TPP riboswitch aptamer (THI element) from a Gammaproteobacteria bacterium, 92 nucleotides, folded computationally.
Rfam family: TPP riboswitch aptamer (THI element). Rfam's curators write: Vitamin B(1) in its active form thiamin pyrophosphate (TPP) is an essential coenzyme that is synthesised by coupling of pyrimidine and thiazole moieties in bacteria.
Of the family's consensus pairs, 95% are formed in the model.
Its mean pLDDT, the model's own confidence on a scale to 100, is 76.
This record gives sequence, structure tokens and C1' cells, in this order.
RNA sequence: UAUGAAUGCUAGGGGCGCCCAAUAGGGCUGAGAUUGACCCUUCUUUACCUGAUCUGGUUAGUACCAGUGUAGGGAAGCAAAUCUUGUGAUAG
Repeated sequence: UAUGAAUGCUAGGGGCGCCCAAUAGGGCUGAGAUUGACCCUUCUUUACCUGAUCUGGUUAGUACCAGUGUAGGGAAGCAAAUCUUGUGAUAG
């Protein structure tokens, strides 16, 4: 001095479904399942959306798992000092 990772601040992006039940409530998966700043996420092969009530499996289930998917889209700036790797210079 450059790259990457992690951290903080501010500002943003997104998710909140399925089944039983008259409601309340209960069950399933998950980081998060009705609004809590709760959870995730901000250049992107780890948020999320489209395709999509798609295709295959499974199930109580349009949920869940896998594929499509290095698909297309998708929201950024700053700071300090630490670590990793590289380059150059100086000294020993």
C1' cells in the first nucleotide's frame, strides 16, 4: 500500500406461511410464521421476489424436502483498529 474476512455507526431492503377448529386455541417446518424493531439481509453462488396452485418426493397440509438455480431481478456509505494473503521500499 492493495485484497479478503470479521466488528461498529447511520440509512435502507425483505419475511410473517400451512393444517385442525365457529372463535379462542392447538399442531408442523424454520434464524424468524402478525407488526415485534422479532428475525434475516444490503453488490450479490446464503435476505427476498418471479417462474409457481411448476416438476419429483413426502404429508393432515397449496405447508415441508429436492430440482429449476453459477437462472432473471433485487437494497450502501463511513469509521477505527485486528486478522489473512500479496506487492514495493528501508533497516538489520